[in-house]
RNA sequence: GGGAGGUCACCGCCUAAUCGCUCCACUGUCGCAGCGGAGUGAAUCGGGGACCCACUUACUUCCCUGCGCCGCGGCCGACGAGGCCGUGUCACGGGGAUCGGGGUGAAUCGCGGGAGACCGCGUAGGGCCAUCUCUUCCGGCCCGAACCCGACAGCUAACCCGGUCGGCGGUCAGGGAGAACUA
Numbered sequence: 001g002g003g004a005g006g007u008c009a010c011c012g013c014c015u016a017a018u019c020g021c022u023c024c025a026c027u028g029u030c031g032c033a034g035c036g037g038a039g040u041g042a043a044u045c046g047g048g049g050a051c052c053c054a055c056u057u058a059c060u061u062c063c064c065u066g067c068g069c070c071g072c073g074g075c076c077g078a079c080g081a082g083g084c085c086g087u088g089u090c091a092c093g094g095g096g097a098u099c100g101g102g103g104u105g106a107a108u109c110g111c112g113g114g115a116g117a118c119c120g121c122g123u124a125g126g127g128c129c130a131u132c133u134c135u136u137c138c139g140g141c142c143c144g145a146a147c148c149c150g151a152c153a154g155c156u157a158a159c160c161c162g163g164u165c166g167g168c169g170g171u172c173a174g175g176g177a178g179a180a181c182u183a
């Protein structure tokens, strides 16, 4: 001098994922501030949920288990009444599963390779390029996932229920036009 990694502060990005108040506990530069926990309020996001409208070509799948009626077979009983065991259909209840259906999300669809796991190319759609914010055109760089519900849900006023996580970057910084706001 350079590179990589970690921590703190500040700035910025994706996302609904932010801000305030009260209490408890810890820390320190100690009538304050920071972090964590519990609640609460605002803001914001999502789900369920009428008339009308739409659909009516939709949905009623599989396994285990409990119980009841009925059928069949066997046993006990006196060849009766009745009882017990096994099995099958049907109805109802409980639990599990996900191929049907649905939800959050920008994340959908197509083609090709592979026995499969998976991989590649494109694509509907989405994000960023730091002006205080917004819109738009051109250009550049990226994403185009993952999960959840559990047989069930269209829209939907009132009403009911729930979320406010997580993940990144900090110069190799795009240009034009317009609007609003502020000074």
Stems, first nucleotide, its partner, number of pairs: 010170005018042007026034003043164006053154001061097006068090001070088007100152001101149004109122005125143005133179006
Molecule: c-di-AMP riboswitch aptamer (ydaO/yuaA leader)
Organism: Gordonia hirsuta DSM 44140 = NBRC 16056